[in-house]
RNA sequence: UCAGAGGGUCGGGUGAUCGCGAAGUUUCUUCGAGGAAAGUCCGGGCUCCAUUAAGACAGGAUGCCGGAUAACGUCCGGCCGGCGUGAGCCGAGGGAAAGUGCCACAGAAAGCAAACUACCCCGUUUACGGGGAAAAGGUGAAAGGGUGCGGUAAGAGCGCACCGCGUUUUGGGUAACCAAAAUGGCAGGGUAAACCCCAUCCGGAGCAAGACCAAAUAGGGAUGGCUUAUGACGGGUCUUAACGUCGCUGUCCGGGUCGGUCGCGUGAGCGCGGCAGCAAUGCCGGGCCAAGAUGAAUGAUCACCACGCUUCGGCGUACAGAACCCGGCUUAUAGACCCUCUGGCAUU
Numbered sequence: 001u002c003a004g005a006g007g008g009u010c011g012g013g014u015g016a017u018c019g020c021g022a023a024g025u026u027u028c029u030u031c032g033a034g035g036a037a038a039g040u041c042c043g044g045g046c047u048c049c050a051u052u053a054a055g056a057c058a059g060g061a062u063g064c065c066g067g068a069u070a071a072c073g074u075c076c077g078g079c080c081g082g083c084g085u086g087a088g089c090c091g092a093g094g095g096a097a098a099g100u101g102c103c104a105c106a107g108a109a110a111g112c113a114a115a116c117u118a119c120c121c122c123g124u125u126u127a128c129g130g131g132g133a134a135a136a137g138g139u140g141a142a143a144g145g146g147u148g149c150g151g152u153a154a155g156a157g158c159g160c161a162c163c164g165c166g167u168u169u170u171g172g173g174u175a176a177c178c179a180a181a182a183u184g185g186c187a188g189g190g191u192a193a194a195c196c197c198c199a200u201c202c203g204g205a206g207c208a209a210g211a212c213c214a215a216a217u218a219g220g221g222a223u224g225g226c227u228u229a230u231g232a233c234g235g236g237u238c239u240u241a242a243c244g245u246c247g248c249u250g251u252c253c254g255g256g257u258c259g260g261u262c263g264c265g266u267g268a269g270c271g272c273g274g275c276a277g278c279a280a281u282g283c284c285g286g287g288c289c290a291a292g293a294u295g296a297a298u299g300a301u302c303a304c305c306a307c308g309c310u311u312c313g314g315c316g317u318a319c320a321g322a323a324c325c326c327g328g329c330u331u332a333u334a335g336a337c338c339c340u341c342u343g344g345c346a347u348u
Base pairs, nucleotide, nucleotide: 001344002343003342004341005340006339007338008337009336010335012305013304014303015302016301017300018299020032021031022030023029024028034319038330039329041328042327043326044325045324046206047205048204049203051242052241053240054239055238056237057236059202060201061200062199063198064078065077066076067075068074079093080091081090082089083088094197095196099195100194101191102190103189116137117136119132120131121130122129123128145163146162147161148160149159150158164186165184166183167182168181169180170179171178172177210262211261212260213259220253221252222251223250224249225248226247231246232245233244234243269288270287272285273284274283275282276281306317307316308315309314
């Protein structure tokens, strides 16, 4: 100096005038959209529900090892595999010898093998037949381990060396796993975000939850089904036990309330400092209280500043707005800045 990788911060500011919402010590003061508020994809806090326990089945989710967390399908660290010169990035990462399915086209042949062009031997005579082999070549994403040497009629792990694979032992590591040695010629591909097998986990509904106040009405009617106490019903189904209620349930018609208050923000809260830990995070100490609307508030105008462009007149300034709250994931994002690391080039 150029290019790249990982992490973090900001993402408009100031003043004046007028105008909104909440709170308060009330003619004034203070506060008033986010890093994603978006998606509604996970996990919870909270609220309500007469169900509870055990077992089985169905359905769904996760899937290497260890840790963090309220929990998770999240995060951190590591192992293995793939990509990259590298910093780093990605992984839906258990099982293919339990079974089933699929591997188009091409090719002789893609699951139990196979012989198209070549090779070797015999017969034969120029054409063909029989036998051997899968080592050479072709097809393909993939062709019954790979490379080399020997051997052979030509060949083949047929034999040997190295690599690969299986088994055993030793060492390191909490473990996933790594390394070494010995031994065996060992040879049945791939695919499970295909069905499946294995292991672990899983009540329901949700702030339009729910509580209270006020007011009003019709505790309504019709028509079916099951059952009526040895019974029926009780948030996937079944069984057993306990417990609770006295009916449960489909369809159609009709009536009342469309009001108000709470829930509604003190939280697994935010910031700073210290200690422990590689880290995620945990513990300790101090400080702070930062929107609560309800058809939906935070706006409009003017001036100046900041950044970018400019024909010097001026123009533009990203993605985008709470509705119970929190921890994540995913997606969108003009531009500016900071830290650490990697590679190229040049100079010293």

Description: Bacterial RNase P class A from Hellea sp., 348 nucleotides, folded computationally. Lineage of the source: Bacteria > Pseudomonadati > Pseudomonadota > Robiginitomaculaceae > Hellea. It matches the Rfam family "Bacterial RNase P class A". By type it is a ribozyme. Of the family's consensus pairs, 96% are formed in the model.